[in-house]
RNA sequence: UGGGUUGUGGUGUAACGGUAGCACGACUGGCUCUGGACCAGUUAGUCUAGGUUCGAAUCCUAGCGACCCAGCCA
Numbered sequence: 001u002g003g004g005u006u007g008u009g010g011u012g013u014a015a016c017g018g019u020a021g022c023a024c025g026a027c028u029g030g031c032u033c034u035g036g037a038c039c040a041g042u043u044a045g046u047c048u049a050g051g052u053u054c055g056a057a058u059c060c061u062a063g064c065g066a067c068c069c070a071g072c073c074a
Stems, first nucleotide, its partner, number of pairs: 001070007010024004018054001025043006047063005
């Protein structure tokens, strides 16, 4: 420098272009003599900026980060 893959709550992982879900975690309450387990609730997210569209996590462009391959220099 070129090509490919990828980016979603604290973590992991879903989501035909049409209400962003699930599990774990954390917090609060219930239960318990206490804790765990269990039950109920709460918490918090689409990497950034544009574009297309009635509507974008999803499609397009540019950028940023991570990983892989190739090339150049040494």
The RNA shown here (transfer RNA) has 74 nucleotides and comes from a Candidatus Omnitrophota bacterium. The sequence is in RNAcentral, with records from ENA. Its Rfam family is "tRNA". By type it is a transfer RNA. About the family: Transfer RNA (tRNA) molecules are approximately 80 nucleotides in length. Model confidence (mean pLDDT): 80 of 100.